Predicted 3D model of a 144-nucleotide RNA (FMN riboswitch aptamer (RFN element)) from Neomicrococcus aestuarii. The prediction has a mean pLDDT of 85. RNAcentral holds the sequence, with entries from Rfam and Ribocentre. Taxonomically the source falls in Neomicrococcus (Bacteria, Bacillati, Micrococcales, Micrococcaceae).
[in-house]
RNA sequence: UACGUGCUCCGGGGUCGGUGUAAUUCCGAACCGGCGGUAUAGUCCGCGAACCACUGGGCGUUCUCGUGCAAACGAGGAUAAACAGCGGCUGAACUGGUGAAAUUCCAGUACCGACAGUUAAAGUCUGGAUGGGAGAAGCACGUG
Numbered sequence: 001u002a003c004g005u006g007c008u009c010c011g012g013g014g015u016c017g018g019u020g021u022a023a024u025u026c027c028g029a030a031c032c033g034g035c036g037g038u039a040u041a042g043u044c045c046g047c048g049a050a051c052c053a054c055u056g057g058g059c060g061u062u063c064u065c066g067u068g069c070a071a072a073c074g075a076g077g078a079u080a081a082a083c084a085g086c087g088g089c090u091g092a093a094c095u096g097g098u099g100a101a102a103u104u105c106c107a108g109u110a111c112c113g114a115c116a117g118u119u120a121a122a123g124u125c126u127g128g129a130u131g132g133g134a135g136a137a138g139c140a141c142g143u144g
Stems, first nucleotide, its partner, number of pairs: 001144008010135001015029004030124002032113002034047004042111002051088002054085003060079008093109005115127003
C1' cells in the first nucleotide's frame, strides 16, 4: 500500500402569516437538500429508500395417508411470512462571468420533491421507521 474475511461505530434537512367550522395540506411569503464520481452539484453520470414482477427461500397455517388408546411422530400435497438475488419504476437548469478545467465556483433568473394518514388537497405535520440504506470511518486476522 492493494485485496479478502470477520467485527465495531457513524450514516436526512425544513414554517410563519391570511382565509375558513375545519388547512404547518389551500392562498401569500419563507425554508430544506442522502451517498459515490467529476473543478466544490437537490436539477450532469451513477447509487440508495417506497412500490411492483420474477427466481430462490420455507417461519407458520391447513389437508390427506400411515403408526398409535392418546399425546405425538413420519410421508406426501396446498398455501405461504422473514430474508436473499435479479429486473422494472424512479422528480427537476438554463444564461452570463472567471479559469487549463466548473450544467458543480461567482452573478442572475428558474425548477423539483415516494407511499399511507388527516375535520381541507402536504418536500416541511403524523406514520411504516428505535426500520432499511447507498456509503463513510476504524479494529483484528489472512494473502500479495